[in-house]
């Protein structure tokens, strides 16, 4: 140069033949403790990587850009 995956909460990750996004952990508050840990309860946290298109409606179709990881192929 090519080709395949990947990108969603602070982290590790799911989602849905298109119908407005969810766990686990962590962080915040509350029960328990002399107190802290643990345990238990609850609450808050998303432009769903960026732009555009298609759609009555896009995380999800389509283009395009970007960064991550694989394999290939090229020069050296």
């Nucleotide at each position: 140069g090519g080709g395949c995956g990947g990108u969603u909460a602070g982290c590790u990750c799911a989602g849905c033949u298109g119908g407005u996004a969810g766990a686990g952990c962590a962080u915040c508050g509350g029960u328990u403790u002399u107190a802290c840990a643990c345990a238990c309860c609850g609450c808050a946290g998303g432009u769903c990587g960026g732009g555009g298109g298609u759609u009555c409606g896009a995380u999800c179709c389509c283009c395009u850009c970007a960064c991550c990881g694989c394999c290939c192929a090229c020069c050296a």